Record summary
Large-subunit ribosomal RNA, domain I from an uncultured SAR86 cluster bacterium, 501 nucleotides, folded computationally. The sequence was found in a public genome assembly. The coordinates come from a structure-prediction model, not an experiment, and the mean pLDDT is 84. Its Rfam family is "Bacterial large subunit ribosomal RNA". Its family is annotated with structural constituent of ribosome and ribosome in the Gene Ontology.
[in-house]
Context: one part of a larger RNA
RNA sequence: AGCACAAGGUGGAUGCCUUGGCAGCUGAAGGCGAUGAAGGACGUGGUAACCUGCGAUAAGCUUCGGGGAGCUGGUAAACAAGCUUCGAUCCGGAGAUGUCCGAAUGGGAAAACCCAGUAUGCAUAAGCAUAUUAUCCUAUUUUGAAUUCAUAGAAAUAGGAGGCUAACCUAGGGAACUGAAACAUCUAAGUACCUAGAGGAAAAGAAAUCAAUUGAGAUUCUGUUAGUAGCGGCGAGCGAACGCGGAACAGCCCUUAAGCUUGUUUUAAUUUAGCAAAACAUUCUGGAAAGUUUGGCCAUAGUAGGUGAUAGUCCUGUAUGCGAAAAGUUAAUUCAAGUGAAAACGAGUAGGUCGGGACACGUGAAAUCUUGACUGAAUAUGGGGGGACCAUCCUCCAAGGCUAAAUACUCUCAGCUGACCGAUAGUGAACCAGUACCGUGAGGGAAAGGCGAAAAGAACCCCGGCUAGGGGAGUGAAAUAGAACCUGAAACCUUGUGCUU
Numbered sequence: 001a002g003c004a005c006a007a008g009g010u011g012g013a014u015g016c017c018u019u020g021g022c023a024g025c026u027g028a029a030g031g032c033g034a035u036g037a038a039g040g041a042c043g044u045g046g047u048a049a050c051c052u053g054c055g056a057u058a059a060g061c062u063u064c065g066g067g068g069a070g071c072u073g074g075u076a077a078a079c080a081a082g083c084u085u086c087g088a089u090c091c092g093g094a095g096a097u098g099u100c101c102g103a104a105u106g107g108g109a110a111a112a113c114c115c116a117g118u119a120u121g122c123a124u125a126a127g128c129a130u131a132u133u134a135u136c137c138u139a140u141u142u143u144g145a146a147u148u149c150a151u152a153g154a155a156a157u158a159g160g161a162g163g164c165u166a167a168c169c170u171a172g173g174g175a176a177c178u179g180a181a182a183c184a185u186c187u188a189a190g191u192a193c194c195u196a197g198a199g200g201a202a203a204a205g206a207a208a209u210c211a212a213u214u215g216a217g218a219u220u221c222u223g224u225u226a227g228u229a230g231c232g233g234c235g236a237g238c239g240a241a242c243g244c245g246g247a248a249c250a251g252c253c254c255u256u257a258a259g260c261u262u263g264u265u266u267u268a269a270u271u272u273a274g275c276a277a278a279a280c281a282u283u284c285u286g287g288a289a290a291g292u293u294u295g296g297c298c299a300u301a302g303u304a305g306g307u308g309a310u311a312g313u314c315c316u317g318u319a320u321g322c323g324a325a326a327a328g329u330u331a332a333u334u335c336a337a338g339u340g341a342a343a344a345c346g347a348g349u350a351g352g353u354c355g356g357g358a359c360a361c362g363u364g365a366a367a368u369c370u371u372g373a374c375u376g377a378a379u380a381u382g383g384g385g386g387g388a389c390c391a392u393c394c395u396c397c398a399a400g401g402c403u404a405a406a407u408a409c410u411c412u413c414a415g416c417u418g419a420c421c422g423a424u425a426g427u428g429a430a431c432c433a434g435u436a437c438c439g440u441g442a443g444g445g446a447a448a449g450g451c452g453a454a455a456a457g458a459a460c461c462c463c464g465g466c467u468a469g470g471g472g473a474g475u476g477a478a479a480u481a482g483a484a485c486c487u488g489a490a491a492c493c494u495u496g497u498g499c500u501u
Stems, first nucleotide, its partner, number of pairs: 001500009015486001016450002020421002022418007029410002031164002039101003042055003046079002049075003061095006070083003106115003116133007135161009168199001169197005179186001183233001209216002220247005230238002251402003254346001259339005266332007274322003280295002284291001296313002298302001304316003351375008361387001382397005437444002457485001460472004
């Protein structure tokens, strides 16, 4: 030095676990905000760093219910001081307080700061307390120029708005990469994105609709029709409808209404705390029984979780039954107000020409819808449509308005489910994570779980520097479970023994 065996170190794979995630289902809710939101800053505890809660009344105050023995939130023990059967802590309803910033709104500003006006009250020397003072829109009133009347403007009062918010919705704008194996029409796509607005849904909606010689009867969604008919540098690709089957159904109004919204009366259900709730002992092994043995019991309860290993009968629960002082929601109902509302059946409209756009349909033979420009009817003895156009026939009545359900979505709450993950997985985040850290900034963005049933977390002694670390002792089933803590693979590094050189 090599090989073999054994024992270790290092390391943290693997196994097992789950506080966290992921995907759904059912139900609820679908908004919050000038009565100051979302989000923050700063404070707030006896000792107080952070998280949580709260706001100078500051881990809380009042009140009404529930509940029934301990309590003063967590990391996080301890001490101190207290509260509590005269019902605390805790849970729920309602209320009070609620610093400063933030739409932020008295003015300003480099967010959490600076500086005011007016009125009232108290003090009167300074001052203090309370309230109020943004802008825009609408309505009313009062004033009021150039300029006589008037108008613009100004002021006051009242009501409303503003900002935030995950997706879903409607409208106004609106790409490119890409595909066409290049590229220009085309495609991607009316997608992404921007803007405005609304609701719990939105939009649409009661035929100037389809159909085809029979008829149907608002809208929406869906299966099919069908990758069909078609469109298309007839390329790439795009792509219906009629009809049939289903979900859900609801119709109305314009001199007055149906309906909707808000408040109100009554009734019912329901939400926000809760309550009761059956039935087991034993042998053996073991540190521990829920395992095993023997014999029982309950069940409208054998879902689930916990308990020193696997428990219907130990605990929490579960089936089932019951429960609200207060506040809310829903449905029906009574009454009132508002809205509906455009005043009065639809004219600069229908139609036409030119140029666009939407229709599955790219201008095509191109109907239909829409409209920037220019034109421009009839008016029920009338008018629109039936895919150029004409006739016949059929069908409907535009140019006013409202309308639930079936449909879309999930920031959020509750319950449940999973041939979903199990710590390099699953959210970026199981852990004080959008943190530490990086970047001028927009922004980027981690790592990090597990002692044990119970801390019983190692008194005391020894070496050592009043260390670190270790050896005894002790606890424990186990300490090669000792906090660098379950298991503890490999790489890598040693020690011992044997063999070879």